[in-house]
Context: one part of a larger RNA
């Protein structure tokens, strides 16, 4: 633990569904649980306030007062929250017509490249670098055409450009399967936000077990550089990268910006959908809705920047900070096979 605060100073869970709580459209009724208003009764004494009296004053003392937000009762108000009932469409949501797109899953397929390998021309180098040298090659590489084989990624399109929650996600084609977004307006009738526990997801490495293995390439071995070189180039090269089925559960998981919703100049662009006018149509122009960009005004900001996608104006709920080091460590205690993850401190020091 109040208060102020979290784009860079400490701070937004890596993202989302949702449970309990929290907060919640209009409009009519009802009750009085919060509120409010009177009026009773209680709130010891001593303190304290004010009066007024005694000690020569005063500190003290002593009298009657007042004060006492609270608690209970009666009797009211009924504008707000809450309840009761009924209703209503502007939130949500369905169904219905279109549409856009590297979302997701499975399954086929094509080419270029690149290694390896066969045999065939061919006959002395080839590769490498600042310069070399490790390597390769007459047992015939390198080079060039052709045959087969394997793994991996998928030029060009390609964008300041589209999609997903987020992490991601790209040759093609097929099948399945989530959402999004426009447009008429048909149906429920606040069914809605958010969301402590929880629960799914969740790059890379890394763990296990089975396949796989081209490229590149942590460890490793040589070669060079250097005073040295446990490196920075070079030749070589294993885990791993790949796939199937489990773990892991973290990253500057970033827009370093939590999620809904309502309002606030403009001006210029791309993306998907409408309307208007226009015409043979396709453009042009004007405009709505969603989505991405850039630039800018009021405001706000310590500046920087930010600005209808805010970090502006306001509400609702959640997380999170609380001087720096020690410390994201210590012990616990949950999970994990393991590596470790989560929660997460104190002396002490400045």
């Nucleotide at each position: 633990u109040u208060g102020g605060g979290c784009g860079u100073a400490a701070a937004g869970c890596g993202u989302c569904u949702g449970u309990a709580g929290g907060u919640g459209g209009c409009u009519u009724u009802u009750u009085a649980c919060g509120u409010c208003c009177a009026c009773c009764a209680u709130a010891a004494a001593u303190u304290c306030c004010a009066a007024g009296g005694g000690c020569u004053c005063a500190a003290c003392c002593c009298u009657a007062g007042a004060c006492a937000g609270g608690c209970g009762g009666u009797g009211g108000a009924a504008a707000c929250u809450a309840c009761c009932a009924a209703g209503u469409u502007g939130g949500a949501g369905u169904a219905u017509g279109g549409u856009a797109g590297g979302g997701g899953c499975a399954g086929a397929u094509a080419g270029a490249a690149u290694u390896u390998u066969c045999g065939g021309u061919g006959g002395a180098g080839c590769a490498g670098u600042g310069a070399a040298a490790u390597g390769c090659u007459u047992a015939g590489a390198g080079a060039u055409a052709g045959g087969a084989a394997a793994g991996a990624a998928c030029a060009c399109c390609a964008a300041c450009g589209g999609u997903g929650a987020a992490a991601g996600a790209a040759c093609u084609c097929u099948g399945u399967u989530g959402g999004g977004c426009c447009g008429a307006c048909a149906c429920u009738a606040a069914c809605a936000c958010u969301g402590a526990g929880a629960g799914a997801u969740g790059a890379a490495a890394u763990c296990u077990a089975g396949g796989g293995g081209a490229g590149a390439g942590a460890a490793u071995g040589g070669g060079a550089u250097u005073a040295g070189a446990u490196a920075c180039c070079c030749c070589a090269g294993u885990a791993g990268u790949u796939c199937u089925a489990g773990c892991c559960g973290u990253a500057a998981a970033u827009g370093a910006u939590g999620g809904a919703u309502a309002c606030u100049a403009g001006g210029u662009g791309c993306u998907g959908u409408g309307c208007g006018u226009a015409u043979c149509g396709a453009c042009c122009c004007g405009u709505g809705c969603a989505g991405u960009g850039c630039u800018g005004u009021a405001g706000a900001u310590a500046a920087c920047g930010c600005g209808u996608u805010a970090a502006g104006u306001a509400u609702c709920c959640c997380g999170c900070c609380u001087g720096a080091g020690g410390a994201g460590u210590a012990c616990a205690u949950u999970c994990g096979c393991a590596a470790g993850a989560a929660u997460g401190a104190a002396a002490c020091u400045c």
Small-subunit ribosomal RNA, central domain from Viscum album, 350 nucleotides, folded computationally. The RNAcentral record of the full RNA draws on SILVA. It matches the Rfam family "Bacterial small subunit ribosomal RNA".